[in-house]
RNA sequence: CGCUUAUCCAGAAAGGCAGAGGGACUGGCCCUGUGAAGCCUUGGCAACCUUCGUCCCGCCGAAGUCCGUGAAAGCGGACGCAGGCGGACGUCCGACGAUAGGUGCUAAAUCCAGCUCCGGAUGUUUCCGGGGAAAGAUGAGCC
Numbered sequence: 001c002g003c004u005u006a007u008c009c010a011g012a013a014a015g016g017c018a019g020a021g022g023g024a025c026u027g028g029c030c031c032u033g034u035g036a037a038g039c040c041u042u043g044g045c046a047a048c049c050u051u052c053g054u055c056c057c058g059c060c061g062a063a064g065u066c067c068g069u070g071a072a073a074g075c076g077g078a079c080g081c082a083g084g085c086g087g088a089c090g091u092c093c094g095a096c097g098a099u100a101g102g103u104g105c106u107a108a109a110u111c112c113a114g115c116u117c118c119g120g121a122u123g124u125u126u127c128c129g130g131g132g133a134a135a136g137a138u139g140a141g142c143c
Base pairs, nucleotide, nucleotide: 002142003141004140005139006138007137008136013042014041015040016039017038021031022030023029025114026113027112028111043106044105045104048102049101050100051098052097053096054095055094056087057086058085059084060083064079065078066077067076068075069074110135115132116131117130118129119128120127121126
């Protein structure tokens, strides 16, 4: 450089250096000297890969619910969430959770559109809504 596959309307910023660009491409529209790109530090988000835990059974079981008894307070019993303890546990898949490791991300939906299809409006142009591709980004696997 390329191939396969999953995801992409959620989420998450401060400081330092630096000094004019950036949002992949094209058009639009935006961000930016109240400081762009890039680099560094410290956070955060997320859950793709790795890792760990739970999932099954038994016992205990605050609270709670129900039943019995009682005028009531109460007493007795059953069920049983959270949680605790113990047992079983070979592999794969799955769900949920943790967030330790590897990435990633941390303006705007991938900022919107680009090609195509459907519906509506419109004399044409064009506009509005929706679906699917393409392109791109990231992860995992591979040549």

A computed fold for a 143-nucleotide RNA from a Flavobacteriales bacterium, annotated as SAM riboswitch aptamer (S box leader). It was read from a public genome assembly, where an Rfam model found it. The prediction has a mean pLDDT of 78. Of the family's consensus pairs, 97% are formed in the model. Lineage of the source: Bacteria > Pseudomonadati > Bacteroidota > Flavobacteriia > Flavobacteriales.